[in-house]
């Protein structure tokens, strides 16, 4: 120097849950807290998915469903990007 998730986990990250703030909501922070993770780092532009005090038309009678539309998530899957110790 190259490979580039291939044994491991010092070091990092934290589900779920409870506290507090926050947002109509889906969810966002911070504190505790580990079920897990070699990209559980970044990016919502691909499909699924969720949300609406938003919209159009139906149906109904205030409510569902569906099509835009604004949003949410990167711990769904896919791409994109960058990147540590090993091994080799």
């Nucleotide at each position: 120097g190259a490979c580039g998730a291939u044994g491991a986990a010092a070091g990092c990250c934290a589900a779920a849950c409870u506290u507090g703030c926050u947002g109509u909501g889906a969810g966002g922070c911070a504190a505790g807290g580990a079920c897990g993770g070699a990209a559980a780092g970044c990016u919502a532009a691909g499909g699924a998915u969720c949300u609406u005090u938003u919209u159009a038309a139906u149906g109904a009678c205030c409510c569902a469903a569906u099509g835009g539309a604004a949003g949410a998530a990167a711990g769904c899957c896919g791409a994109g990007u960058u990147g540590c110790a090993a091994a080799u």